[in-house]
Molecule: c-di-AMP riboswitch aptamer (ydaO/yuaA leader)
Organism: Paenibacillus hemerocallicola
RNA sequence: UCCAAUUCAUCGCUUAAUUCCCGAAUAGGGAAACGGGGGAACCGACCGAGGCCGUGCAACCUGCAUAGCUUCACGGGGUGAAUCCCGACGCUUGCUUGCAAGCGCCGGGUAGGGCACUCUCAAGUCCGAAUCCGACAGCUAACCUCGUAAGCAGCUUGAGAGAGAACCG
Repeated sequence: UCCAAUUCAUCGCUUAAUUCCCGAAUAGGGAAACGGGGGAACCGACCGAGGCCGUGCAACCUGCAUAGCUUCACGGGGUGAAUCCCGACGCUUGCUUGCAAGCGCCGGGUAGGGCACUCUCAAGUCCGAAUCCGACAGCUAACCUCGUAAGCAGCUUGAGAGAGAACCG
C1' cells in the first nucleotide's frame, strides 16, 4: 500500500413493526402513532348433489318448507411486491413408443416491488419468498379484535420541478 474476515459506533435501508408512561425489574401492564382481520344498509354475488334425522304443512300415492349431522364436489380465504409462463434433467404412471400427466430439482423470463426529502423522466442494480386459517369470511358505518417482529455492511446516478434546514447579508 492492497485484499479478505470479524467486532463496535454514528448515520441509514426493507417493513405497519416506532415513541412514551407506570414499575426494583430484562417480569408485567398502559397510552399514542402506524398497520391487519372480522363486521349492516345499498350494491354485488349465489340459490350444489346424495344420505341420516327432528319439526311444521299437506296427505290416496307422490310431496313442500326448515334446523342439525355426514359424504362428495378442480375447495375457499388471509398477510405479503412475491403472480404467471417456458425449458432441461431424474423418477413414477398411462398409452398411440414418443407423447401426456404427477413429483423432485435446476435454468431463463414475467405481472409486480425496493434502492438516504417528495414527484416526473432516463439509465443502473437487486427482489420476484415465505407463511397462516381450517370447510369458513364480497363490500361494509357503528362495533369487536389482533400486530409493533425479523433482517441488512448498507447511501445507484443524472436532469427538471417542489418542499425543508443551516449560514451570511